[in-house]
Molecule: transfer RNA
Organism: Candidatus Pelagibacter sp.
RNA sequence: GCCGUAGUAGCUUAGUGGUAGAGCACACCCUUGGUAAGGGUGAGGUCGAGGGUCCGAUUCCCUCUUACGGCACCA
Numbered sequence: 001g002c003c004g005u006a007g008u009a010g011c012u013u014a015g016u017g018g019u020a021g022a023g024c025a026c027a028c029c030c031u032u033g034g035u036a037a038g039g040g041u042g043a044g045g046u047c048g049a050g051g052g053u054c055c056g057a058u059u060c061c062c063u064c065u066u067a068c069g070g071c072a073c074c075a
Stems, first nucleotide, its partner, number of pairs: 001071007010024004018055001026042005048064005
């Protein structure tokens, strides 16, 4: 330098055009003499950044960026 994959909540991740879900963690409550376990409720996301297409984009297209992998080049 070229190609590919990935970037979504604190962490791990689902979601392939129609106002974003789960598990763990967190807060509160129930239960207990108290803890743990269990149950319930809740909060938490500008979906890596910018632009384009579309009535509508996490999703499709372009550029950039970060991580990983492959190939090539120089020494």